[in-house]
A computed fold for a 1433-nucleotide RNA from a metagenome, annotated as small-subunit ribosomal RNA. Its Rfam family is "Bacterial small subunit ribosomal RNA". The literature on the family includes a 2001 paper in Science by Yusupov et al., "Crystal structure of the ribosome at 5.5 A resolution". The coordinates come from a structure-prediction model, not an experiment, and the mean pLDDT is 81. The sequence is in RNAcentral, with records from SILVA.
RNA sequence: UCCGGUUGAUCCUGCCGGAGGCUAUUGCUAUCCGAAUCCGACUAAGCCAUGCUAGUUUUGGAAUCAAUUUUGGUUCCAGGGCGGAAAGCUCAGUAAUAUGUGGUUAAUCUGCCCUUAGGUUCAGGAUAAUCUUGGGAAACUGAGGCUAAUACUGGAUAGGCAAGGGACGCUGGAAUGCCCCCUUGCUUAAAGAUUUAUCGCCUAAGGAUGGGACUGCAGCAGAUUAGGUUUUUAUGAGAGUAAUGUCCUCAUAAGCCGAUAAUCUGUACGGGCUUUGAGAGAAGAAACCCGGAGAUGGAUUCUGAGACAAGAAUCCAGGCACUACGGGGCGCAGCAGGCGCGAAACAUUCCCAAUGACCGCAAGGUUGAGGAUGGGAUUCGGAGUGCUACUUCUUUAAGGAGUAGCUUUUGUUAAGUUUAAACCGCUUAUCGAAUAAGUGGUGGGUAAGACGGGUGCCAGCCGCCGCGGUAAUACCCGCGCCACAAGUGAUAGUCUCGAUUAUUGGGUUUAAAGCGUCCGUAGCCGGUUCGUUAAGUUCUUAGUGAAAUACCAUAGCUAACUAUGGUGCUUGCUAGGGGUACUGACAGGCUAGAGAACGGGAGAAGUCUGGGGUAUUCCUGGGGUAGGGGUAAAAUCCUGUAAUCCUAGGAGGACCACCUGUGGCGAAGGCGCCAGACUAGAACGAUUCUGACGGUGAGGGACGAAAGCUUGGGGAGCAAAGGGGAUUAGAUACCCCCGUAGUCCUAGCUGUAAACGAUGCCCACUUGUUGUUGGAGUUCUUACGGGGGACUUCAAUGUCGUAGCGAAAGCGUUAAGUGGGCCACCUGGGGAUACGGUCGCAAGGCUGAAACUUAAGGGAAUUGGCGGGGGAGCACACAAGGGGUGGAGGCUACGGUUUAAUUCGAUUCAACGCGAGGAACCUUACCAGAAGCGACAGCAGAAUGAAGGUCAGGCUGAAGGUCUUACCAGACAAGCUGAGAGGUGUUGCAUGGCCGUCGCCAGUUCGUGCCGUGAGGUGUCCUGUUAAGUCAGGUAACGAACAAGACCCGCGCCCUAUGUUGCUAGGACAUUUUUAUGUCUGCACUCAUAGGGAACCGCUGGUGAUAAGCCAGAGGAAGGUGCGGUCGACGGCAGGUCAGUAUGGCCUGAAUCUUCUGGGUUACACGCGGCCUACAAUGGACGGAAUAAUGGGACGCGACCCCGAAAGGGGGAGCUAAUCUUUAAAUCCGUUCCCAAUCCGAAUUGAGGGCUGCAACCCGCCCUCAUGAAGUCGAAAUCCCUAGUAGUCGCUGGUCAUCAUCUAGCGGCGAAUAAGUUCUUGCUCCUUGCACACACUGCCCGUCAAGCCAUCCGAGUGGAGUUUCGGUGAUGCUUUGGUUUUUGCCAGAGUCGAGCCGCGGUUUCGCAAGGAGGGCUAAGUCGUAACAAGGUA
Repeated sequence: UCCGGUUGAUCCUGCCGGAGGCUAUUGCUAUCCGAAUCCGACUAAGCCAUGCUAGUUUUGGAAUCAAUUUUGGUUCCAGGGCGGAAAGCUCAGUAAUAUGUGGUUAAUCUGCCCUUAGGUUCAGGAUAAUCUUGGGAAACUGAGGCUAAUACUGGAUAGGCAAGGGACGCUGGAAUGCCCCCUUGCUUAAAGAUUUAUCGCCUAAGGAUGGGACUGCAGCAGAUUAGGUUUUUAUGAGAGUAAUGUCCUCAUAAGCCGAUAAUCUGUACGGGCUUUGAGAGAAGAAACCCGGAGAUGGAUUCUGAGACAAGAAUCCAGGCACUACGGGGCGCAGCAGGCGCGAAACAUUCCCAAUGACCGCAAGGUUGAGGAUGGGAUUCGGAGUGCUACUUCUUUAAGGAGUAGCUUUUGUUAAGUUUAAACCGCUUAUCGAAUAAGUGGUGGGUAAGACGGGUGCCAGCCGCCGCGGUAAUACCCGCGCCACAAGUGAUAGUCUCGAUUAUUGGGUUUAAAGCGUCCGUAGCCGGUUCGUUAAGUUCUUAGUGAAAUACCAUAGCUAACUAUGGUGCUUGCUAGGGGUACUGACAGGCUAGAGAACGGGAGAAGUCUGGGGUAUUCCUGGGGUAGGGGUAAAAUCCUGUAAUCCUAGGAGGACCACCUGUGGCGAAGGCGCCAGACUAGAACGAUUCUGACGGUGAGGGACGAAAGCUUGGGGAGCAAAGGGGAUUAGAUACCCCCGUAGUCCUAGCUGUAAACGAUGCCCACUUGUUGUUGGAGUUCUUACGGGGGACUUCAAUGUCGUAGCGAAAGCGUUAAGUGGGCCACCUGGGGAUACGGUCGCAAGGCUGAAACUUAAGGGAAUUGGCGGGGGAGCACACAAGGGGUGGAGGCUACGGUUUAAUUCGAUUCAACGCGAGGAACCUUACCAGAAGCGACAGCAGAAUGAAGGUCAGGCUGAAGGUCUUACCAGACAAGCUGAGAGGUGUUGCAUGGCCGUCGCCAGUUCGUGCCGUGAGGUGUCCUGUUAAGUCAGGUAACGAACAAGACCCGCGCCCUAUGUUGCUAGGACAUUUUUAUGUCUGCACUCAUAGGGAACCGCUGGUGAUAAGCCAGAGGAAGGUGCGGUCGACGGCAGGUCAGUAUGGCCUGAAUCUUCUGGGUUACACGCGGCCUACAAUGGACGGAAUAAUGGGACGCGACCCCGAAAGGGGGAGCUAAUCUUUAAAUCCGUUCCCAAUCCGAAUUGAGGGCUGCAACCCGCCCUCAUGAAGUCGAAAUCCCUAGUAGUCGCUGGUCAUCAUCUAGCGGCGAAUAAGUUCUUGCUCCUUGCACACACUGCCCGUCAAGCCAUCCGAGUGGAGUUUCGGUGAUGCUUUGGUUUUUGCCAGAGUCGAGCCGCGGUUUCGCAAGGAGGGCUAAGUCGUAACAAGGUA
């Protein structure tokens, strides 16, 4: 002094958590020493075995020992004196009979001690122990006899006490006090011992010490405790006490206490101090000190200076244990110790040597007070666990290993010293680096690993956030590292952090928080001036505020600690004196606050009375006829007894259009036709009066919308509940038709609302702008109207806005600004409400917790995404058209099924004639069968003709693959463990690269500046425009980048150059009957190659803003990007691909590797996608005729000739190519078919041939003949296309031994329609709402079902505390009487009164059938209430 956590990100509010200190317990670990006000306080003030904790002195006696001369010592018993009221322990009770602090005692006592004065006289009778003798188990006790005292009794004197009277005097604030005298009454002292000096004793006075009593002030919680008290309050008399006093008794009066908290309840010993904190405080209050209280729970009393005493007595209760059953005894909250309780706390030690205490003349005795030691990591403090040199190793380091040397705190051994005795310590010596490091952490916060292995949402971790689902820096282990260190972590509590209780020092529009509003009591606060006073306040003096503790200094060898001295603290209280500004008090003035009187105006202000108006409904009469009504569409409903509709009249109730206005009035709720009566308030104006009369306001009182309740009316319309009709999966709703309470009036009750400006009331101050309402003033104007305008001012009500404030939104003289006064309220979210009290007829209102649960909840704003929100724009998106698909047959791909296998991948658009651009073998990854293969290292083994090769035969589909047999060959090979090669094995969610798609989109960003606390914004927005973020204009923006465009390629026009293998117009020649062909010349044309030109809204008109642009036109081969390609921004989709290649991890490794044979990928009830062919006459068949382009070609293309009906076969020129090689088909002409399942259509099947190839069965293509299926234009739905396009027709390439209905290209013929944006789909921009951000396939609510938890109610039941009343009544006290001796005993009466019994009251704690709601719990059920207009705001 901060840090982590709500969010995609931000700023706030707010809590939770972390870091620090202290206290207790606990885990792991541990070398030594010192000190301490540490060690059964917390739970059981529970219970205790045993031992000890209070004696001492000397009078008498007994016993015994020593001396024997008196006597002395020890032990025991009894009498007396003093002490056992201290010390020690504990904290139950106690909220005042206590404590702290300051006073009073004129209301008091005080043993021992000190000072002063005086005295110490005369007598007497007993008794204990002991002795004798009884009773009893014991405890104990009876009778008789002896004896002493500083024990006891009687008398004397001094004296004392009380009452009355009286001069002077003293103290004091005040005599009731002191002192002195007189009278009367009452009462009445003493103790000796021993010795020559003391110790005692008595009386009186004073002191000191220690108490008693009274009193001011101070210190806990609760109002869900508001009234308490009857001996209570006061007075008089008495009793009692050391003493005042209702402390007690009697009488009289009716008081006394209380919101400044009485009474009651709960909790708690109080203080010095302790912990923490900057302090103020908060929490604690065991230890050491002071005070109090208690001694098993209670009561009573004696003795005494002092007790109501617990190591004293009596009694009751409860507990324990003894007993011979008759009785009798005990109380560790003293020290040890035990049990119990518990998370939790030591020795049944030593000593009176020291310090104190008691007794004693003293010597001395006693002392679990105290001292000493032991045990305990309880706290604090100190020290150590080594140092140096060299060699060597390697990770080069402050490291490891080794050698040598040094040191000795500690350790070991010994002596001395110390001590009551020891221990420890101290001094000296011996040995010897030896005997000595852990705990927690290592994802962030928070210092420290992107280290290895294991695990795989498991096991586990985690204060909080969070980690773990196969590459975990977060679990477990190892290593490294970090922190502290003889300690270090954990748990619980407490202070701090927390300005999250705010006096210092917070807040309340929206985050939690202003009472619904006003009046007003107590309280708090209060204008101006003079005087007095001195209560507050201030200065000064004195006393007190114990010591210890705290701070400083010094000393004890250091430190802790202790001692001494000083300072401070105790923040205070009391007393004396001084000051008087401010506050207060008293007294007197003032007028600026407040109030009163007067005037003319404004107003839905209130109450009451009277009057009016339109409409709805109903009734009656008339007219009139079939529908009306209602809805998105309908139906329920009304109507033939006549509706709806029109018209006239009547009834009744409610309401009050227009005016009407961010206009008015009122405290708020609220108030609206007109008139009147009564009542209240505010503003303004100009004077007068009162003279602070004021502000706020706990309790209290009054008013208080709607709904609701009670009584009696009233009831037209509307309308909860209810009924019906629809909608729907359902529809207890939304919509429709009805409809009862109610809505209205009267008199009461209720007392709540988002009763809101979500903003309490009052006062003062602080730039402005512009409206509106009321009043007043000045002035201008006027049609003189009660007109209009301008300016100023007061009051009210709105908008914008400066400073300032605010988390921001926003507020801003009507403050949420700056100050003052008073009141109310808040303190994380949920649970929320219950119980109690009180009000109410009830419904309910007010007041108002806890357990439990949880890391969030909330506010404002930002960027996205989304919306059954809005606006703008675009696209074959729709519309307008053309042609298809979907139906048939076939081809092909996919799914599914099947199979030994039917290998794998791709699955909305963006998988499905896709990878595959061509599966008979191969391909091939799949299946069946067969065969083969381990570099390298280590181990062990082997010296054996082993591994290897091969003729023949068996096995085999086949094979020296294996077996039999035979031969060749010449030194390494097999095995095991590791480790490899290989893998189309796995992970595309570990990756690279590449690709698809959004996207034929027009977006995506940056620099600087500016705005904002910030996330962010601006730029990129607005207007117009574009195919376009294209361009123009505006603008806190100005510029720029990637996309778009341009650039590039092809096509279309022209020009130039070139001219073979291209071309052939013109010319010439040759052949030929013309035609035609060839040669030469030529390069004009076509064409080819290369390079230029051309198009830019350039020109005209219109429109637009004179812009950008758009529309039309001219010219032009081409017109508005000319047409077509290539080209694909930032990014998203964890899109696709590990099977194209590459590649991390994992797996396999003699099989998931490699080879071979065969099979499969070609299966087939079925579903789907893409195509081909068709259904025919715009056609089929036959015959004849015409016209391309892109291309390919040596493992080839193959003219041409021959054979064959054809596929094809046999020859074979030319061609490594503008040279050679290929019939285009639709089309046209002619013939035929005549609407039919056909001369359409071709599937299927049979037969016979051909080609390729080891091979054509599964499973190729082609030819010929025969066969001749479905199909007659296709439901819902859906696809493509805007011009050389759709459609249609063929050709070529790719792959390729063979195989094309595929695909990539090429040309031939060649349309229709639109010039729009309402709708559908998709996209872009702006804006709006949001509780979404995994982003609407989002979020999220409630019932029900299951489990767990706490709570509330509960018939009753069991305790505990307290208490009224009644009964009984131990003991004690007072008193009366009796009695044989008596300080005794017995009996009676009175009184206090514990305890016990009983009926109740009250508080509290358990248990409880059952009932109720609440909370929590990855994946249950039903719906979809909320968030977007959330689909009914």